This is a predicted structure of a 73-nucleotide RNA (transfer RNA) from Bacillus altitudinis. Its Rfam family is "tRNA". Gene Ontology term of the family: triplet codon-amino acid adaptor activity. The family's RNA type in Rfam is transfer RNA. The source organism's lineage runs through Bacteria, Bacilli, Bacillaceae, Bacillus and Bacillus altitudinis complex.
């Protein structure tokens, strides 16, 4: 230079054939126990990396960019 994978909650990660944004962990409160842990039960917390197009509708489809990894030269 050429190609591929990846990027979604504080971490590790799902998202199906384009219509609901979730899950484990963590946190936050209450609740259970004398107490601690553990458990129940609620809740906060995302410009879905950035830009642009497609479409009535885009985490998802197209195209540029950015980061990171890998693979050829």
């Nucleotide at each position: 230079g050429g190609g591929g994978c990846a990027u979604u909650a504080g971490c590790u990660c799902a998202g199906c054939u384009g219509g609901g944004a979730g899950a484990g962990c963590g946190u936050u409160u209450g609740g259970u126990c004398g107490a601690c842990a553990a458990c129940c039960a609620a809740g906060a917390g995302g410009u879905c990396g950035g830009c642009g197009g497609u479409u009535c509708g885009a985490g998802c489809c197209c195209g540029u960019c950015a980061u990171g990894c890998c693979c050829c030269a």